This is a predicted structure of a 479-nucleotide part of an RNA (small-subunit ribosomal RNA, 3' major domain) from an uncultured bacterium. Model confidence (mean pLDDT): 84 of 100. The full RNA is in RNAcentral, with records from Greengenes. Rfam family: Bacterial small subunit ribosomal RNA.

Context: one part of a larger RNA
RNA sequence: UGACGGGGGCCCGCACAAGCGGUGGAGCAUGUGGUUUAAUUCGAGGCAACGCGAAGAACCUUACCCAGACUUGACAGCCGGGAGAAGGUCCUGGAAACAGGACUGUGCCGCAAGGAGCUUCUGGUACAGGUGUUGCAUGGCUGUCGUCAGCUCGUGUCGUGAGAUGUUGGGUUAAGUCCCGCAACGAGCGCAACCCCUGCUUUCAGUUACCAACGGUUUGGCCGGGCACUCUGAAAGGACUGCCGCUGAUAAAGCGGAGGAAGGUGGGGACGACGUCAGGUCAUCACGGCCCUUACGUCUGGGGCUACACACGUGCUACAAUGGCCGGUACAAUGAGUCGCAAGACCGCGAGGUGGAGCUAAUCUCAAAAAGCCGGUCUCAGUUCGGAUUGGAGUCUGCAACUCGACUCCAUGAAGUCGGAAUCGCUAGUAAUCGCGCAUCAGCUACGGCGCGGUGAAUACGUUCCCGGGCCUUGUACA
Numbered sequence: 001u002g003a004c005g006g007g008g009g010c011c012c013g014c015a016c017a018a019g020c021g022g023u024g025g026a027g028c029a030u031g032u033g034g035u036u037u038a039a040u041u042c043g044a045g046g047c048a049a050c051g052c053g054a055a056g057a058a059c060c061u062u063a064c065c066c067a068g069a070c071u072u073g074a075c076a077g078c079c080g081g082g083a084g085a086a087g088g089u090c091c092u093g094g095a096a097a098c099a100g101g102a103c104u105g106u107g108c109c110g111c112a113a114g115g116a117g118c119u120u121c122u123g124g125u126a127c128a129g130g131u132g133u134u135g136c137a138u139g140g141c142u143g144u145c146g147u148c149a150g151c152u153c154g155u156g157u158c159g160u161g162a163g164a165u166g167u168u169g170g171g172u173u174a175a176g177u178c179c180c181g182c183a184a185c186g187a188g189c190g191c192a193a194c195c196c197c198u199g200c201u202u203u204c205a206g207u208u209a210c211c212a213a214c215g216g217u218u219u220g221g222c223c224g225g226g227c228a229c230u231c232u233g234a235a236a237g238g239a240c241u242g243c244c245g246c247u248g249a250u251a252a253a254g255c256g257g258a259g260g261a262a263g264g265u266g267g268g269g270a271c272g273a274c275g276u277c278a279g280g281u282c283a284u285c286a287c288g289g290c291c292c293u294u295a296c297g298u299c300u301g302g303g304g305c306u307a308c309a310c311a312c313g314u315g316c317u318a319c320a321a322u323g324g325c326c327g328g329u330a331c332a333a334u335g336a337g338u339c340g341c342a343a344g345a346c347c348g349c350g351a352g353g354u355g356g357a358g359c360u361a362a363u364c365u366c367a368a369a370a371a372g373c374c375g376g377u378c379u380c381a382g383u384u385c386g387g388a389u390u391g392g393a394g395u396c397u398g399c400a401a402c403u404c405g406a407c408u409c410c411a412u413g414a415a416g417u418c419g420g421a422a423u424c425g426c427u428a429g430u431a432a433u434c435g436c437g438c439a440u441c442a443g444c445u446a447c448g449g450c451g452c453g454g455u456g457a458a459u460a461c462g463u464u465c466c467c468g469g470g471c472c473u474u475g476u477a478c479a
Base pairs, nucleotide, nucleotide: 001479002478003476004475005474007473008472009471010470011469012468013467015463016462019426020425021424022423023422026317027316028315029314030313031312032311033310034308035307042053043052064303065302066301067300068299069298070297073127077125078124079123080122081121082120083119084118087104088103089102090101091100092099093098108115109114129292130291132290133289134288138286139285140281141280142279143277145275150189151188152187153186154185155184156165157164158163169180170179171178195269196268197267198266200237201236202235203234204233205232206231214224215223216222240263243257244256245255246254247253319419323378324377325376326375327374328373329372335366336365337364340359341358345354346353347352385416390411391410392409393408394407395406396405432455433454434453435452436451437450438449
């Protein structure tokens, strides 16, 4: 100087407390361990691995296993020889890869000879190739402490020196934020602000919106017409403790008030200092070393990654009456769409099918929002709760749904009556609850992820205690 202490002081954080809803019990989904297996590819491992890499494992993917094949190779360069435009169709063997064969095709430059390009076979040469190994050789990217308020430097001063000072102290703040003091004076990286979204207003613009005012009307902004409003999207304004009062050291600041759409960082996002964990990743990619080279490379068929006595994590659905079912009836926003979204109509109980208007989309479509509201029914029961499981019949995608897809209909109706010890999230348009959209994607094991809007709470006395963190101080046989 640090680190540590079941030392002290001060102060923060859904850290506790106060509240609301869960997890832990059930069924299912999903990830992991274990076990099994020819293989169940690999990685991730307290917080910070476990709905994680994977924003899509039937084949492909695929890295694993079995079998069948190839060896200058699936891909790139050069040299030599032969054949042929490239390409397309078909036949034989085969599971395919592949091997053998037949037919078709005759292009570009050039009058021609010939040439260029491309393909294929073959020989050769350097070499290709490796999701093989080392994340403890690395780059890059990234998690974490932590959006915590810290981490340092120049000069000066002090100290033999390590180093100290500044950065400590008194106040204050979300903040090393600001003020005052001070052998310090300044500065840098962080904080804040500058950026984006959202909340208010104005201007500009009107193929969305509007009967607001007029006319028509098949009563649909449908038409004429109009940019007032809504909205869209570009530019401005607006908030600064600016004003008033009180407190305070006449400071910084705090508390209350006015005005205001908004008030003391308005709400949210992007943004992550010096560093820590030899954190994670050699399987995104790149790259040093090592290793394989008729195989640890390459192609193909099939299987596996989907196994199942168990154990754990994360979720979904429930156990019901604030509910289930039936009928009627409202109100969104984000988005996506031409290899696509698909209306009206018709067929089917339905998944869906037939057909195709319109739409490269503020124009058409996906599209119905759901909870809600109105009416009816059920009456506390393993039930008209709950939907697992199983049998049957189908639909769709796809070369192909046996291993191993989703969905529909009929039948079947399991566990489950609110969950031990323990444990998680959340402070406001939040929790809880309700549906909608998108990426990946032929299809989908999505109950996941990322977004969008609807309805919309309770509680916080307080900081003694648990956890994590910041500053000062103290002890130390630790570095």